[in-house]
Context: one part of a larger RNA
RNA sequence: GGCGUACGGUGGAUGCCUAGGCAGAGGAAGGCGAUGAAGGACGUGGUAAGCUGCGAUAAGCUUCGGGGAGCCGCUAAACAGGCUUUGAUCCGGAGAUUUCCGAAUGGGGAAACCUUCUGGAGGUUAUGCUCCAGAAUCAUGUACUGAAUACAUAGGUGCAUGAGGCGAACGUGGGGAACUGAAACAUCUAAGUACCCACAGGAAGAGAAAACAACAGUGAUUCCGUCAGUAGCGGCGAGCGAAAGCGGAACAGCCCAAACCUUCACUACUUCGGUGGUGAGGGGGUUGUGGGGCCGGUUGGGGAUAUCCCGAAGAGUUACCAAGUUUCUGUAUAGUCUAACAGUCUGGAAAGUCUGGCCAUAGUGGGUGAUAGCCCCGUGGGCGAAAUGCAGAGACCUCUUUGAACCGGUACCCGAGUACCGCGGGGCACGUGGAACCCCGUGGGAAUCUGGGAGGACCAUCUCCCAAGGCUAAAUACUAACCUCUGACCGAUAGUGAACCAGUACCGUGAGGGAAAGGUGAAAAGUACUCCGAUGAGGAGGGUGAAAUAGCACCUGAAACCGUAUGCCU
Numbered sequence: 001g002g003c004g005u006a007c008g009g010u011g012g013a014u015g016c017c018u019a020g021g022c023a024g025a026g027g028a029a030g031g032c033g034a035u036g037a038a039g040g041a042c043g044u045g046g047u048a049a050g051c052u053g054c055g056a057u058a059a060g061c062u063u064c065g066g067g068g069a070g071c072c073g074c075u076a077a078a079c080a081g082g083c084u085u086u087g088a089u090c091c092g093g094a095g096a097u098u099u100c101c102g103a104a105u106g107g108g109g110a111a112a113c114c115u116u117c118u119g120g121a122g123g124u125u126a127u128g129c130u131c132c133a134g135a136a137u138c139a140u141g142u143a144c145u146g147a148a149u150a151c152a153u154a155g156g157u158g159c160a161u162g163a164g165g166c167g168a169a170c171g172u173g174g175g176g177a178a179c180u181g182a183a184a185c186a187u188c189u190a191a192g193u194a195c196c197c198a199c200a201g202g203a204a205g206a207g208a209a210a211a212c213a214a215c216a217g218u219g220a221u222u223c224c225g226u227c228a229g230u231a232g233c234g235g236c237g238a239g240c241g242a243a244a245g246c247g248g249a250a251c252a253g254c255c256c257a258a259a260c261c262u263u264c265a266c267u268a269c270u271u272c273g274g275u276g277g278u279g280a281g282g283g284g285g286u287u288g289u290g291g292g293g294c295c296g297g298u299u300g301g302g303g304a305u306a307u308c309c310c311g312a313a314g315a316g317u318u319a320c321c322a323a324g325u326u327u328c329u330g331u332a333u334a335g336u337c338u339a340a341c342a343g344u345c346u347g348g349a350a351a352g353u354c355u356g357g358c359c360a361u362a363g364u365g366g367g368u369g370a371u372a373g374c375c376c377c378g379u380g381g382g383c384g385a386a387a388u389g390c391a392g393a394g395a396c397c398u399c400u401u402u403g404a405a406c407c408g409g410u411a412c413c414c415g416a417g418u419a420c421c422g423c424g425g426g427g428c429a430c431g432u433g434g435a436a437c438c439c440c441g442u443g444g445g446a447a448u449c450u451g452g453g454a455g456g457a458c459c460a461u462c463u464c465c466c467a468a469g470g471c472u473a474a475a476u477a478c479u480a481a482c483c484u485c486u487g488a489c490c491g492a493u494a495g496u497g498a499a500c501c502a503g504u505a506c507c508g509u510g511a512g513g514g515a516a517a518g519g520u521g522a523a524a525a526g527u528a529c530u531c532c533g534a535u536g537a538g539g540a541g542g543g544u545g546a547a548a549u550a551g552c553a554c555c556u557g558a559a560a561c562c563g564u565a566u567g568c569c570u
Base pairs, nucleotide, nucleotide: 001569002568003567004566005565006564007563008562009561015555016519017518020490021489022487023486024485025484026483027482029479030478031166032165039101040100041099042055043054044053046079047078049075050074051073061095062094063093064092065091066090070083071082072081106115107114108113116135117134118133119132120131121130122129137163138162139161140160141159142158143157144156145155170201171199172198173197174196175195181188185235211218212217222249223248224247225246226245232240233239253471254470255469256415260283261282262281263280264279265278266277267276268275269274288449290414291413292412293410294409295408296407297406298405299404301310302309303308311402312401313400314399315398316397324396325395326394327393328392329391330390331389332388333387335383336382337381338380341356342355343354345352357374358373359363365377366376367375420444421443422442423441424440425439426438427437430456451466452465453464454463455462506513507512526554529541530540531539532538
């Protein structure tokens, strides 16, 4: 020196564990904010560094409920001092307080700071000083005022109401790529995707036929299945890709504009009787077997004839018109009652073994010194709210209608720079195509029922429908935060980046990037005392403990790597 054996050091794999994650289901909720949010800064404890809580009333104040013996949050003990059966600590409901920054809003500003004015209060002989309240902008409405410029308008001032910002996904709208695919690439695709912007709601959007269909019919919208990878579109390449119909989910329908009548204001004309115009309000009216208006006729609850009363009918808080009060029930936010086991053996410890019992509408689960239905918490099953919220039902109450129907006539109304057409584009599965339909730009530009649109160029016949105004629940989409439950999900290089004081330490001017790090033991019983050592580090005795090769660098403790002793070989 090598090989082997034994015993160690180092190291932290493996096994076991879980305080944390991941995924899903159900419930509930779907917002917070000028009554100052989200998020922060700074404070706040007797001693107080961080976390948590809270806000100068500062680990808290008041009150109403629950609860019932201890309590003064955690790391984290200790000392001091207190509170508590006159019910504390703790849990829940409702209030009070809530510095400064932040939309931040009196002005400024390098966020958490500086500073002004007005009114009031305190203090001073008086000013300075202190405290309280108010003072941003925009929009809408309204009143007053009011230029150039006569009326007026712009502007100004006051008052009232609202907005502003934040938030995970889902939604609607306005903009809108490229990589890529086409085996290159330009039309095309990716894709109206990503991304940006605006805005909204618990959902949004759509929605009550100028619809489909096809000689038979359907009857708002939305979503799902099918139709169907069909019909089609397509450098007919790559690819894109319906609809009707059928089967389901859920179902709900309404209001204006106009004609006509009428009130008020302004205004023109006037024979002073009125007539007309404009604007605002009320009635009326809302449809496609066309509807409505107006005129005449027939029938009509009463009195009355402007309109009111009685009665009748209907509806009601999501639309259709709109605001509430109260009772009850359920539910959410604290809780509460609850069955049934002993002995023996092993062991440090019994829940394990053996023996004999018991409960069960409870043998889900967790804990307890090893594996417990009967030890503890729970579980199954019952019960419970002073206060606040939500839902449902009822009552009060409120609201609407009270005329309509039929017959005949009249031709007054039925959404205009609209429909439609040319040109240029976009959307429709549809790339200009034979290209209908819908939308935009631009230039032209109708009709009012003997009217108008559609049925995929266009025309005829036929059929369906009534645009150019508006509202509308449900079925549908999503899940940041809250509660409960589940897992052939992970188990510390896994699972969230983060099981641990993590979006931390650290890096970067910045946008941004972004870790590592879990485990003594049943219980700290965390080693009294002695010794070596430097009043060390570390160790030897001794003590605790079942165990200390479980000693805070602590469960197990692999390998690489480093030793000590020894056998053999050299």